Annotation:
Predicted 3D model of a 494-nucleotide part of an RNA (small-subunit ribosomal RNA, 5' domain) from an uncultured bacterium. The coordinates come from a structure-prediction model, not an experiment, and the mean pLDDT is 86.
Context: one part of a larger RNA
RNA sequence: AACGCUGGCGGCGUGCAUAAAACAUGCAAGUCGAACGGGCCAAAGCCGCAAGGCCGAGGCCAGUGGCGAACGGCUGAGUAACACGUAGGUGACCUGCCCCGAAGUGGGGGACAACACCUCGAAAGAGGUGCUAAUACCGCAUGUGACCACCGGUUCGUUCCGGUGCUCAAAGUCGCAAGACGCUUCGGGAGGGGCCUGCGGCCGAUUAGCUAGUUGGUGGGGUAACGGCCUACCAAGGCCGCGAUCGGUAGCUGGUCUGAGAGGAUGACCAGCCAGACUGGGACUGAGACACGGCCCAGACUCCUACGGGAGGCAGCAGUUAGGAAUUUUGCGCAAUGGGGGGAACCCUGACGCAGCCACGCCGCGUGCGGGAUGAAGGCCUUCGGGUCGUAAACCGCUUUUAUCGAGGACGACACCCGACGGUACUCGAGGAAUAAGCAACGGCUAACUACGUGCCAGCAGCCGCGGUAAUACGUAGGUUGCGAGCGUUGUCC
Numbered sequence: 001a002a003c004g005c006u007g008g009c010g011g012c013g014u015g016c017a018u019a020a021a022a023c024a025u026g027c028a029a030g031u032c033g034a035a036c037g038g039g040c041c042a043a044a045g046c047c048g049c050a051a052g053g054c055c056g057a058g059g060c061c062a063g064u065g066g067c068g069a070a071c072g073g074c075u076g077a078g079u080a081a082c083a084c085g086u087a088g089g090u091g092a093c094c095u096g097c098c099c100c101g102a103a104g105u106g107g108g109g110g111a112c113a114a115c116a117c118c119u120c121g122a123a124a125g126a127g128g129u130g131c132u133a134a135u136a137c138c139g140c141a142u143g144u145g146a147c148c149a150c151c152g153g154u155u156c157g158u159u160c161c162g163g164u165g166c167u168c169a170a171a172g173u174c175g176c177a178a179g180a181c182g183c184u185u186c187g188g189g190a191g192g193g194g195c196c197u198g199c200g201g202c203c204g205a206u207u208a209g210c211u212a213g214u215u216g217g218u219g220g221g222g223u224a225a226c227g228g229c230c231u232a233c234c235a236a237g238g239c240c241g242c243g244a245u246c247g248g249u250a251g252c253u254g255g256u257c258u259g260a261g262a263g264g265a266u267g268a269c270c271a272g273c274c275a276g277a278c279u280g281g282g283a284c285u286g287a288g289a290c291a292c293g294g295c296c297c298a299g300a301c302u303c304c305u306a307c308g309g310g311a312g313g314c315a316g317c318a319g320u321u322a323g324g325a326a327u328u329u330u331g332c333g334c335a336a337u338g339g340g341g342g343g344a345a346c347c348c349u350g351a352c353g354c355a356g357c358c359a360c361g362c363c364g365c366g367u368g369c370g371g372g373a374u375g376a377a378g379g380c381c382u383u384c385g386g387g388u389c390g391u392a393a394a395c396c397g398c399u400u401u402u403a404u405c406g407a408g409g410a411c412g413a414c415a416c417c418c419g420a421c422g423g424u425a426c427u428c429g430a431g432g433a434a435u436a437a438g439c440a441a442c443g444g445c446u447a448a449c450u451a452c453g454u455g456c457c458a459g460c461a462g463c464c465g466c467g468g469u470a471a472u473a474c475g476u477a478g479g480u481u482g483c484g485a486g487c488g489u490u491g492u493c494c
Base pairs, nucleotide, nucleotide: 001490002489003488004487005486008365009364010363011362012361013360015357016323021321022320023319025318026317027316030067031066032065035064036063038061039060040059041058045054046053047052074276075275076274084200085199086198087197088196089195090194093193094192095191099188100187101186102185103184104183105182106140108138109137115130116129117128118127119126120125145168146167148165149164150163151162152161153160172181173180174179202248203247204246209239210238211237214236215235216234217233218232219231220230221229251273252272253271254270255266256265257264258263278299279298280297281296282295301312302311303310304309329355331354332353333352337351338349339348340347341346368398369397370396371395378389379388380387381386404430405429406428407427408426412421438483439482440481441480442479443464444463445462449478450477451476452475453474459466460465
């Protein structure tokens, strides 16, 4: 964990192990008007007798553009591998945002959305013509500087230094201004990433040979970058009994369980790494992906359709169906912490913080305490004398945790504002023993015994074994023992 019986409260934690099966519905990634042009609405003000007009703070809406969407969240299918762990290497690398430093930010141009008009389509959507802005796009100039080529020096070196040549930049916005935030090139820092190597950790030999881009070289290509990573040619190599190849199983670790330890087992929650996102394949964008809630192709499945054609992907949070012995609410909030955008206000955030459900686990508390014998009644047993339940009850006195009611009422918010939780925790008061005990066992192992019923029947059982007419072993009762909001059973591991 599940199942059976039972069940008062609280704190903390855990909660689909099976179908990586299929998913209705809602939500889970946006944000910026201080980059830009529009469309719609419009307060105040002004004009007008009025209808209305002008101007227009501001609001809403998509669009262009920027950043984010590669984080965070989920799962464990695949993977026996440099995937992971650990110790190193990289003379083969990249780095948006953030921090530090150096230099610059001049002058032009042409478009495309939105919009308007037209057209096609059931829809999803698409096409044509015309207009337009920018921190969108493209030239020119400048070149601190950087790449590349050559030369000289230097180094173990393809390193470092210097020189010459060639190529390569930019964007503005807010503000009265000062300035702030940006933009471009370069260097550094910090952080992150890639690649390589040694070592370590499963089973099977009823798998013994495996390998053709295979092993190496040269030229070329490709990448941020080394490399058969790819390609052409050349050579014939490379691995293997210290187990290659093949097959089976499996995400790895910190840890966790157990144990005196050695070890064995395990990898749920939490943390690090890896892998996956309906199945298979592919690239695009980008600093970063071959991208869960992006795109394209193919496939299976589901849905819409006017039959022409379209839409979708919960291994995100809830929730549904199925499977299963079995696993929760279609909750509240961004108050805190953290993340994205923004100058900020703020917006978004099923991350997260909380609440709900389940004795699923651990821990704590309670179901009362003291007195009370003539040992009541009643049950059970009995040798009929009595014994036992048993101070147990009644009765007397006391207390009030918890539950109930009433009042007050937070910390979490350490600048100000802001509290979902929550009228919660907690505190005070009121009344009243009041609201609260079960489960299993009692032949030996193993703590705990009698009666009746049954009669190898019905049944019990972990092992030994009980039951065929006096059964401490079956069933019931009384009693007793053990644990106690639990107690037993089953399963797995040590």